[in-house]
Context: one part of a larger RNA
């Protein structure tokens, strides 16, 4: 040196778990904010550090309310001082306090810092900006207006898709490219709601009717459109889903609803309640075996030294609320109060720089095309219910509707967040980046990028004590069913490294 067999080390695979995710189903809620959010800084404890809660009344204050024995969050023990059946911690409802940044709003700034002025004894309040009303003042300039200033009221920023508007790409496919696709996509911007949007026909339709919107399924990948290429791509009609209509100007009546205040019952935010301290025996332990009882409208789960309806939490199923919100019934007020609205009656109105055409552009499935329809940058420009718009050039006839004011619930979209359920969904290189103090260390001027890390044991019972040892560790002892379960400890594969022993060279 090989090879065998044995027995260590290292590593940390795999099994097993699962505090932690990832999908969904139902409901709830769809907002929070000058009454200063959202998100932070810097305090705050008998406490040194994070983390959780709070705010100089700083792990809390005060009322109501549940509860009923231990209490003074967590890492996290131990001490020390205290609290509690005169009801504490804890839970749940309403207040108080809430420093300093922040939209940040006196003024400034390199966020958490610096400076002020006015009223007040103080203690504390006031001083952006912009928009609407109102009042007082008030130029050039006589009335006036513009400017000015007071008072009041609003706004403002933050938030995940979801909706509506406005600006608006390339890459890419066309096997290359330029119309064209991609796509009105992403992004960017700016409005709003719990939905938004659109909605009550100058709408189809076809000589028969239909009868606002929206969303689904089919019609249909068909009509069509198309460097007739790549592709785009309806619509009438039928099925369903849901269902709702209205309003303008005047004067006259009359009173249903909104609000509003009671009552009544419901909902949500705490909670409250069935049955074994039963035997024997193996075990470290019983909840598993054996025997015998018991409760069940409760034998979903999950914990407890193995596998527990009766030990624990719960779970069915009944109760339960001082407060404080939600929506529903019913009654009462309510018009001289916002706002907008019914019904009688009687008067009148029916929308002009608009329809439309010419140029140029967009939008419609439709790329100028025979291109109607729809907006409109520009220049133009009727008619007036004896009238006008459409019926895919255009014309007549027919047929139908009535523009240029505006409302309008449900069907539909989504899920940042809550409650409750479930999963032929994952089980630490999976599952969110993140099961663990993670958007953390840590890289980057900086926008940004971004990680690795779970498991002792049922209990710390976490190995007093003596020996080597400087010290690490070890070797006894001791604890534990187990220490090759000894604290980077469950199990412990491979790769790699050792000792021992045979056998070969």
């Nucleotide at each position: 040196a090989g090879c065998a067999u044995g027995u260590g080390g290292u590593g940390g695979a795999u099994g097993c778990c699962u505090u932690g995710g990832c999908g969904a189903u139902g409901a709830u809620a769809g907002g929070c904010g000058a009454c200063g959010a959202a998100a932070g800084a810097c305090g705050u404890g008998a406490u040194a550090g994070c983390c959780u809660g709070c705010g100089a009344u700083a792990a809390g204050c005060u009322u109501c309310g549940g509860g009923g024995a231990g209490c003074u969050g967590g890492c996290a023990a131990a001490u020390a001082a205290g609290c509690a059946u005169u009801g504490a911690u804890c839970c749940g409802g309403a207040g108080a306090u809430u420093u300093c940044u922040g939209a940040a709003u006196g003024g400034g700034g390199a966020a958490a810092c610096c400076c002020a002025c006015c009223c007040g004894c103080a203690a504390g309040g006031g001083u952006a900006u912009c928009g609407g009303c109102a009042a007082c003042u008030g130029a050039a300039u006589a009335c006036a207006u513009a400017g000015g200033u007071u008072g009041u009221c609003g706004a403002g920023g933050c938030g995940a898709a979801c909706c509506g508007g406005g600006c608006g790409a390339a890459c890419u496919g066309a096997a290359a490219c330029a119309u064209c696709u991609c796509a009105g996509u992403a992004g960017c911007u700016c409005g709003a709601g719990g939905a938004a949007a659109a909605g009550a026909c100058a709408u189809c339709a076809a000589c028969c009717g239909a009868g606002a919107u929206u969303c689904c399924g089919a019609a249909a990948g068909u009509a069509g459109u198309g460097g007739c290429g790549a592709g785009c791509g309806a619509a009438a009609u039928c099925g369903g889903a849901g269902g709702a209509g209205c309003c303008u100007u005047c004067u006259a009546g009359u009173g249903a609803u909104a609000g509003u205040c009671g009552a009544u019952g419901g909902g949500u935010u705490a909670g409250c309640a069935a049955a074994g301290c039963g035997g024997c025996a193996u075990g470290g332990a019983a909840a598993g075996g054996c025997c015998g009882g018991c409760c069940a409208u409760a034998g979903u789960g999950g914990g407890u030294g193995a596998u527990a309806g009766c030990c624990c939490c719960g779970u069915a199923u009944g109760c339960g609320a001082a407060a404080a919100c939600c929506g529903a019934u019913c009654g009462g007020u309510g018009g001289u109060a916002c706002u907008a609205g019914g019904c009688u009656a009687g008067a009148g109105a029916c929308a002009a720089g608009u329809a439309g055409g010419g140029c140029g552009g967009g939008a419609c499935a439709c790329g100028u095309g025979a291109a109607a329809u729809c907006c409109u940058g520009u220049c133009u420009g009727a008619a007036c219910a004896u009238g006008g718009g459409g019926g895919g050039a255009c014309c007549a006839u027919c047929c139908u509707c009535c523009a240029a004011g505006g409302c309008u619930a449900a069907a539909u979209a989504c899920u940042c967040a809550u409650c409750a359920u479930c999963g032929a969904c994952c089980g630490a290189u999976a599952g969110u980046g993140a099961a663990c103090c993670a958007g953390u260390a840590c890289c980057g001027u900086g926008a940004g990028g971004g990680a690795a890390a779970g498991g002792c044991g049922a209990a710390a019972a976490g190995a007093a004590c003596c020996c080597c040892g400087g010290g690490a560790g070890g070797g006894g002892a001791g604890u534990g069913a187990a220490a090759u379960a000894g604290a980077u400890c469950c199990u412990g594969a491979a790769a790699c490294c050792g000792c021992a022993u045979g056998c070969u060279u």
Large-subunit ribosomal RNA, domain I from Thiopseudomonas sp. 4R-3cl, 505 nucleotides, folded computationally.
Its Rfam family is "Bacterial large subunit ribosomal RNA".
The full RNA is in RNAcentral, with records from ENA.
Taxonomically the source falls in Thiopseudomonas (Bacteria, Pseudomonadati, Gammaproteobacteria, Pseudomonadaceae).